[in-house]
Background: The RNA shown here (transfer RNA) has 71 nucleotides and comes from a Candidatus Woesebacteria bacterium. It matches the Rfam family "tRNA". From the family's description: Transfer RNA (tRNA) molecules are approximately 80 nucleotides in length. Gene Ontology term of the family: triplet codon-amino acid adaptor activity. By type it is a transfer RNA. The prediction has a mean pLDDT of 81.

RNA sequence: AGGGCUGUCGUUCAGUGGUAGGACUGCGGUCUCCAAAACCGCCAACGGGGGUUCGAUUCCCUCCAGCCCUG
Numbered sequence: 001a002g003g004g005c006u007g008u009c010g011u012u013c014a015g016u017g018g019u020a021g022g023a024c025u026g027c028g029g030u031c032u033c034c035a036a037a038a039c040c041g042c043c044a045a046c047g048g049g050g051g052u053u054c055g056a057u058u059c060c061c062u063c064c065a066g067c068c069c070u071g
Base pairs, nucleotide, nucleotide: 001070002069003068004067005066006065007064010024011023012022013021018054026042027041028040029039030038047063048062049061050060051059
């Protein structure tokens, strides 16, 4: 320099245009003499900018970050 992949709660992974979800962590509760375990609930997220669309995490452009390949 060229090409490809990825970017979503604190962590890890789903989500092919119409209310963003699971697991773990955290917090609260039930239970217990206390704790652990178990069960119930809560909190919390779409990398930035622009475009298309009635509507964008999703499609398009660009930038940023990380990884891989070629030279």